Overview: Predicted 3D model of a 335-nucleotide part of an RNA (large-subunit ribosomal RNA, domain IV) from a Planctomycetota bacterium. The source organism's lineage runs through Bacteria, Pseudomonadati and Planctomycetota. The prediction has a mean pLDDT of 88.

[in-house]
Context: one part of a larger RNA
């Protein structure tokens, strides 16, 4: 002074970031148990009370071996007499649950789920794996079935926009590769002409240009949004004020419905108001001027659950107030 345990006046969370760790709690029987609820739950809710001995005693039931119930009695601080063995509760927020996950700093609101929706496939399937292959998976399966994508129990919904971008169709018309090609310019040279320097050239072969013909794609036209994605702005208006139902105007493909909302989204911000605190940047109900909410990139609710996360109480304590004692192993010292 360190580790591992115990104890402890008065106080009980004042410690801290956070009651973190520790204490409470605990088995077993009998009373009793609420808001909400998907009616199964919640619940071991919560809250109480009992547990040992002894007796020829009383009653029921007995496989006659007991068992369970009551009476009367007896000790000790204590009778689940030691050990094992739940701390409750209220209000939120996030995931519907049981489950998975960073072997070896994250277990969680992540990931899966079962249920939804869309696309894509008629079987030699789509698809996936291979050498552009055989084969093989799909599958000894057949659209109530397989693949691939988003959502993510249930409940009430899921608005508007196809102008971009992507995805299915369409097939006139412009654009368009190789390739094919009438035509046309050259090289070569049988052969001809020559002033002897040269010049002209037919077929074959060879180089390039080449009207014209030609497909998908791309322009083009429709469809599609639980496909990627998007979902104003200015200025005026009511007989106090203040609001602006409502007009005007510009722009767009169309201008955010329904909910929800200072939020796991809110910069200002510790918005405002209103509970709980003696005191409340947190927390709960509202408010709505949403910097920068908003609907299967899901919106909003929900009983159950959860080593999740915030807040509040109760009971509980060396977490504190403030520290002391004491066991044991170490470390120091001396041998």
């Nucleotide at each position: 002074c360190c580790g591992u345990c115990c104890u402890u006046a008065a106080g009980g969370a004042a410690c801290u970031a956070g009651g973190c760790a520790a204490a409470u709690u605990c088995a077993c029987c009998c009373c009793g148990u609420a808001a909400c609820u998907u009616c199964g739950g919640g619940a071991u809710a919560a809250g109480g009370g009992g547990u040992c001995c002894c007796g020829u005693c009383u009653c029921a039931c007995u496989u006659c071996g007991g068992u369970g119930a009551g009476c009367g009695g007896g000790c000790g601080c204590a009778g689940u007499g030691a050990a094992u063995c739940g701390g409750c509760u209220c209000u939120g927020g996030c995931g519907a649950c049981u489950g998975u996950u960073u072997a070896u700093c994250a277990a969680a609101a992540a990931c899966a789920c079962a249920g939804g929706u869309c696309c894509c496939u008629g079987c030699u399937a789509a698809c996936u794996c291979g050498u552009a292959a055989a084969g093989a998976g799909g599958a000894c399966g057949u659209a109530u079935a397989g693949g691939g994508a988003c959502u993510g129990a249930c409940g009430c919904c899921u608005g508007c926009u196809c102008g971009g971008u992507g995805c299915g169709g369409g097939a006139a018309u412009g654009u368009u590769a190789a390739g094919g090609a009438a035509g046309u310019c050259g090289g070569u040279c049988a052969u001809c002409c020559u002033u002897c320097g040269g010049g002209a050239g037919a077929a074959g072969c060879u180089g390039g240009c080449g009207a014209c013909u030609u497909a998908a794609g791309c322009a083009c036209c429709c469809g599609u949004a639980a496909a990627c994605g998007g979902c104003g702005g200015c200025c005026c208006u009511a007989a106090c004020u203040a609001u602006g139902a409502g007009g005007g105007u510009c722009c767009u493909a169309a201008g955010g419905u329904a909910g929800c909302g200072a939020a796991a989204u809110u910069c200002c911000u510790u918005g405002u108001c209103g509970g709980g605190u003696a005191a409340g940047u947190u927390c709960c109900g509202a408010c709505g001027c949403g910097c920068a909410u908003g609907a299967a990139u899901g919106g909003c609710g929900u009983a159950a659950c959860g080593a999740c996360u915030a807040g509040a109480g109760c009971a509980c304590u060396g977490u504190c107030u403030c520290a002391a004692g004491g066991a044991c192993g170490g470390a120091c010292u001396c041998g």